[in-house]
Context: one part of a larger RNA
RNA sequence: UUGGGUGUAAAGGGUGCGUAGGCGGCUUUGUAAGUCAAUCGUGAAAUCUGUAGGCUUAACCUACAGUCUGCGUUUGAUACUGCAUCGCUUGAGUUGAGUAGAGGUAAGCGGAAUUUCCGGUGUAGCGGUGAAAUGCGUAGAUAUCGGAAGGAACACCUGUGGCGAAAGCGGCUUACUGGACUUCUACUGACGCUGAGGCACGAAAGCAUGGGGAGCAAACAGGAUUAGAUACCCUGGUAGUCCAUGCUGUAAACGAUGAUUACUAGGUGUGGGGAGUUUGACCCUCUCUGUGCCGAAGUUAACACAUUAAGUAAUCCACCUGGGGAGUACGACCGCAAGGUUGAAACUC
Numbered sequence: 001u002u003g004g005g006u007g008u009a010a011a012g013g014g015u016g017c018g019u020a021g022g023c024g025g026c027u028u029u030g031u032a033a034g035u036c037a038a039u040c041g042u043g044a045a046a047u048c049u050g051u052a053g054g055c056u057u058a059a060c061c062u063a064c065a066g067u068c069u070g071c072g073u074u075u076g077a078u079a080c081u082g083c084a085u086c087g088c089u090u091g092a093g094u095u096g097a098g099u100a101g102a103g104g105u106a107a108g109c110g111g112a113a114u115u116u117c118c119g120g121u122g123u124a125g126c127g128g129u130g131a132a133a134u135g136c137g138u139a140g141a142u143a144u145c146g147g148a149a150g151g152a153a154c155a156c157c158u159g160u161g162g163c164g165a166a167a168g169c170g171g172c173u174u175a176c177u178g179g180a181c182u183u184c185u186a187c188u189g190a191c192g193c194u195g196a197g198g199c200a201c202g203a204a205a206g207c208a209u210g211g212g213g214a215g216c217a218a219a220c221a222g223g224a225u226u227a228g229a230u231a232c233c234c235u236g237g238u239a240g241u242c243c244a245u246g247c248u249g250u251a252a253a254c255g256a257u258g259a260u261u262a263c264u265a266g267g268u269g270u271g272g273g274g275a276g277u278u279u280g281a282c283c284c285u286c287u288c289u290g291u292g293c294c295g296a297a298g299u300u301a302a303c304a305c306a307u308u309a310a311g312u313a314a315u316c317c318a319c320c321u322g323g324g325g326a327g328u329a330c331g332a333c334c335g336c337a338a339g340g341u342u343g344a345a346a347c348u349c
Base pairs, nucleotide, nucleotide: 003321004320005319006318007303008302012317014201015200016199017198021194022193023192025088026087029084030083031082033081034080035077036076037075038074040072041071042070048066049065050064051063052062053061054060091191092188093187094186096183097182098181099180103177104176105175106174107173108172109171110154115149116148117147118146119145120144121143125136126135162169163168206247207246208245209244210243211242215241216240220236221235222234223233258316259315260314261313262312263311266294267293268292269291270290271289272288273287274286275285276284298305299304322349323348324347331342332341333340334339
């Protein structure tokens, strides 16, 4: 490389948009590039294969045939592909009417709680643990009542409920704004799918500058435990956690399952619509779109998956090829740094 694979054995890119490329619905006509058939030319000889012959045999040699699967020329065929062209509406999209939602950004507002401060009441303990101690407290703590400040997070509702491409999103209100779903006409007429590079987004931690700092809390200090205890437990506590702007670009970024399309038994919950039935809110039936559970065929090494496939097929991308060395070294690119991306070999089992 071929082949075979990628839920858990090695292997799906963290996610989207999209360039090149690859692939692509029904139909008319033309063309004849691909494709197919035939003709002619060429495809040196040796070699190779088959048959026959010659050296006593064999190797070897000779003859004939085949092969040389290719390339070019000319003629023809037109189903499929390509190219050009006439159309179509089912793929895709637009318009109209509705619907649900923690989708996003910004601003404002609210109550509970913790902490601190001020004042009142009040007196000797509080706190903490397996048990203690460090710690706080007669300079009046803890408890309790009233007031004030400030920061962060939003109990109940809350639901294998919803929304988002993923990361993620949850108090309330307003403004701006993205997407989805349903349904009925009308319109465009293949405008589609995927997507190497590229661009954008991307938890937490971390970095830079300036703010902020209630609670929590790496580091650190002390008290315990212990043979020791650089821990687990306790008392404190700084970065950080929060905001703005910029960087970083990684995670068990997981459904450990790439995207799209078609097909292939059912049953049962639940979210959002629509249609029918009905006098009718209900109920019931059908249907579209999400999200769960169970399960047939089929698949699977098994576990399990099973119309939300890991089934049956197709297109495109990414990735794997024994363990360690190693996601290391070197180089390159990116970054303020931390580091990231790409990514070996010797050696060894």
This is a predicted structure of a 349-nucleotide part of an RNA (small-subunit ribosomal RNA, central domain) from an uncultured Clostridia bacterium. The coordinates come from a structure-prediction model, not an experiment, and the mean pLDDT is 88. Its Rfam family is "Bacterial small subunit ribosomal RNA". Gene Ontology terms of the family: ribosome and structural constituent of ribosome.